[in-house]
RNA sequence: GCUCGUCUGGGCGAGGGUAAAUAGUGAUUAGGCCCAGAGCGUCCUGGUUGGCCGGAUCGGUCUGCUGGGGGGUUCAG
Numbered sequence: 001g002c003u004c005g006u007c008u009g010g011g012c013g014a015g016g017g018u019a020a021a022u023a024g025u026g027a028u029u030a031g032g033c034c035c036a037g038a039g040c041g042u043c044c045u046g047g048u049u050g051g052c053c054g055g056a057u058c059g060g061u062c063u064g065c066u067g068g069g070g071g072g073u074u075c076a077g
Base pairs, nucleotide, nucleotide: 002015003014004013005012006038007037008036009035010034011033025076026075027074032040043070044069045068046066047065048064050062051061052060053059054058
């Protein structure tokens, strides 16, 4: 110098052709190792396809979709 721990920069760590992890200070959190920015993932809410249940022009529940809206682990060192 290369690849990886969501992305960019930095930090901390790992690997040797692979992309994972029991590593990355300790615990905590759904929140991914940390900081700044982001808002990919995650969480809440709204809408909606289909199924099921019921006291049935409604309600509950499960599943999928959502460039609708909101939020953006925490404490200590």

This is a predicted structure of a 77-nucleotide RNA (Pistol ribozyme). Rfam family: Pistol ribozyme. Its family is annotated with catalytic activity in the Gene Ontology. For this family Rfam cites "New classes of self-cleaving ribozymes revealed by comparative genomics analysis" (Weinberg et al., Nat Chem Biol, 2015). The RNAcentral record of the sequence draws on ZWD.